[in-house]
RNA sequence: GGACGGAUCUCUGGAGAGACCAUGACGGCGCCGAAGGGGCAAGGCUGAAAGGCUAAACUCUCAGGCAAAAGGACAGAGUUUGCGAA
Numbered sequence: 001g002g003a004c005g006g007a008u009c010u011c012u013g014g015a016g017a018g019a020c021c022a023u024g025a026c027g028g029c030g031c032c033g034a035a036g037g038g039g040c041a042a043g044g045c046u047g048a049a050a051g052g053c054u055a056a057a058c059u060c061u062c063a064g065g066c067a068a069a070a071g072g073a074c075a076g077a078g079u080u081u082g083c084g085a086a
Base pairs, nucleotide, nucleotide: 004084005083006081007080009078010077011076012075013074018029020028021027030066031065032064036062037060038059039058043054044053045052046051
């Protein structure tokens, strides 16, 4: 110096599942997975071995959600940042 990547912010798109029952309020039953969170390895790395480490849109539903609104993984475009970097 800087392809590329990370992080921040803005805009756009963005699924699923009861506008169920019930109470003055608290709740109850059924369901959903794409905020967050937890769990797992035939494989890979490591080790003499035992074992250890390792992921998700998989899985569990703790949390959250089940009209609208809000939120929403992820995707696209742009902004900011010198945080990493061929």